Description:
This is a predicted structure of a 73-nucleotide RNA (transfer RNA) from Ectocarpus siliculosus. Taxonomically the source falls in Ectocarpus (Eukaryota, Ochrophyta, Ectocarpales, Ectocarpaceae). Its Rfam family is "tRNA". It is annotated as a transfer RNA. It is recorded under the gene name tRNA-Arg. Its mean pLDDT, the model's own confidence on a scale to 100, is 80. The same sequence occurs in records of 2 taxa.
[in-house]
RNA sequence: GAUCUCGUGGCCUAAUGGAUAAGGUGUCUGUUUCCGACGCAGAAGAUUCGGGGUUCGAAUCCCCGCGAGAUUG
Numbered sequence: 001g002a003u004c005u006c007g008u009g010g011c012c013u014a015a016u017g018g019a020u021a022a023g024g025u026g027u028c029u030g031u032u033u034c035c036g037a038c039g040c041a042g043a044a045g046a047u048u049c050g051g052g053g054u055u056c057g058a059a060u061c062c063c064c065g066c067g068a069g070a071u072u073g
Base pairs, nucleotide, nucleotide: 001072002071003070004069005068006067007066010025011024012023013022018056027043028042029041030040031039049065050064051063052062053061
């Protein structure tokens, strides 16, 4: 350089073009305890890498860019 795959809360992973983006883990608060851990209850945390397009409607489809990985010269 070429081809392919991928990019979603701090981390991991979902979401057939129908929307309020779901779950686990972690964090915080309360409860419990002599204290802590576990358990239980609750809360915060994502405008889905950036920009544009298609569509009534985009995390999802298309284009450009950025980043990561794999293969290959």